[in-house]
RNA sequence: GCGGUCAUAGUCUAGCGGCAGGACAUGAGCCUUCCAUGCAUCGCAGAAAGCUUAUAACGCGGGUUCGAAUCCCGCUGACCGCA
Numbered sequence: 001g002c003g004g005u006c007a008u009a010g011u012c013u014a015g016c017g018g019c020a021g022g023a024c025a026u027g028a029g030c031c032u033u034c035c036a037u038g039c040a041u042c043g044c045a046g047a048a049a050g051c052u053u054a055u056a057a058c059g060c061g062g063g064u065u066c067g068a069a070u071c072c073c074g075c076u077g078a079c080c081g082c083a
Stems, first nucleotide, its partner, number of pairs: 001082007010024004018066001026054005032048003037045003059075005
């Protein structure tokens, strides 16, 4: 230099023209339980399990279209192959 694949939330991942979804994580609430720990200890805080709820994303710039994460062009980055 040429060709190919990929880029979606803090992390992982689905969505191939028509409402951007799921899991983990995080915040809030409810409920149950109790081992640690603290407390002036029949309890409260706290912790753990479950449930509900909230926050947060289409690499960048153009084009096509009524409508683009999705199709087209360019760029950037990662990986693979060829030279």
Molecule: transfer RNA
Organism: Candidatus Parvarchaeota archaeon